This is a predicted structure of a 73-nucleotide RNA (transfer RNA) from Pirellulaceae bacterium SH337. The coordinates come from a structure-prediction model, not an experiment, and the mean pLDDT is 82. Its Rfam family is "tRNA". Rfam classes the family as a transfer RNA. RNAcentral records the identical sequence in 5 taxa. The organism belongs to Pirellulaceae, within Bacteria.
[in-house]
RNA sequence: AGGAGCGUAGCUCAAUUGGCAGAGCACCGGUUUCCAAAACCGGGGGUUGCGAGUUCGAUUCCCGCCGCUCCUG
Repeated sequence: AGGAGCGUAGCUCAAUUGGCAGAGCACCGGUUUCCAAAACCGGGGGUUGCGAGUUCGAUUCCCGCCGCUCCUG
């Protein structure tokens, strides 16, 4: 320099012919317990990497940029 993949909650990951952003773990509160753990019930938490475009509507499609991984030179 060229090519491919990935970027979504604190972490690991879902979310398809474009149509309300979710789960598990973690965190917070409660029940329980002498206390804690476990279990059960409930709750908070997101600029979907950044910008632009298409569209009534974009995590999803197009373009540019940034970061990470891999391949080629």